[in-house]
Background:
The RNA shown here (c-di-GMP-I-GGC riboswitch aptamer) has 119 nucleotides and comes from a Limnochordales bacterium.
RNA sequence: CUCGACAAAGGCAAACCCGUCGAAAGGCGGGGACGCAAAGCCACGGGUCUACCGGGCGGAAGUUGCUUGCGCCGAUAGACGCAGGCCAUUUCCUCCCCACGACAGCCGGGCUGCCGAAA
Numbered sequence: 001c002u003c004g005a006c007a008a009a010g011g012c013a014a015a016c017c018c019g020u021c022g023a024a025a026g027g028c029g030g031g032g033a034c035g036c037a038a039a040g041c042c043a044c045g046g047g048u049c050u051a052c053c054g055g056g057c058g059g060a061a062g063u064u065g066c067u068u069g070c071g072c073c074g075a076u077a078g079a080c081g082c083a084g085g086c087c088a089u090u091u092c093c094u095c096c097c098c099a100c101g102a103c104a105g106c107c108g109g110g111c112u113g114c115c116g117a118a119a
Base pairs, nucleotide, nucleotide: 002119003116004115011036012035016031017030018029019028020027021026034105040111041110042109044108045107046106047103048102049101054097055096056095058093059092060091061090062089063088065086066085067084068083069082070081071080073078
């Protein structure tokens, strides 16, 4: 140095619960232990998760404009009412996309580090 013992001394703490921050993923603090020899630190590569904001399809409701049919008033033009169509737009909802957000207890990489049997 590699390595990692039914070694010693210690360390960390998954799920879950409580509090708190966050739109969320998740973070932090307390309780709690499934595990861990780097389960100490770093988002550099891959991966996974999330989507406030942004983008897209669809749906619901509202509004403006245009328009069709019917009714009604009218000499006409046209006004008004009801129902429908199209364009635009606002709000809400499902779904999809999006990282510059998150995860170091997913893998790789980088930095640091306690102990010392065997090999």